[in-house]
Formats: sequence, structure tokens, C1' cells
RNA sequence: GUGGGUGUAGUUCAGUGGAAGAGCGCCAGAUUGUGGCUCUGGAAGUCAUGGGUUCGAACCCCAUCACUCACC
Repeated sequence: GUGGGUGUAGUUCAGUGGAAGAGCGCCAGAUUGUGGCUCUGGAAGUCAUGGGUUCGAACCCCAUCACUCACC
């Protein structure tokens, strides 16, 4: 340089057009003599960035950025 993959909660990941969820973690409560386990509830997201398409975009299109793979 050319072509591909990945980017979503603190973390690991789901979600392929009707607008965001799960496990672990965190906070509070219940239980317990205390802690842990277990149970219940809660917080935490400009969906990498900027544009475009659409009534509507995490999802489709373009560009850019970061990481990564192959080739050169």
C1' cells in the first nucleotide's frame, strides 16, 4: 500500500430496521451472631466518530479513527 474482521454498561458478550438486554461486577434491602452463599430491587449506554438513506437506524450506505488478520 491492497483486501477483510471487530468497536454496544466497569468487564465479557447478545441484539441484522419499530429504538438497547443478559452473565459477572457495583449499590441498597431481606436472610445470618458476623461474613459468605442465596433471594429481591436499583444504578450505570452521545451503541467508536462524522455525514447520508428512511416515517423510523446499534442494524443499511459513505468517509474517518482505533485494534486486529491475510497479502504485498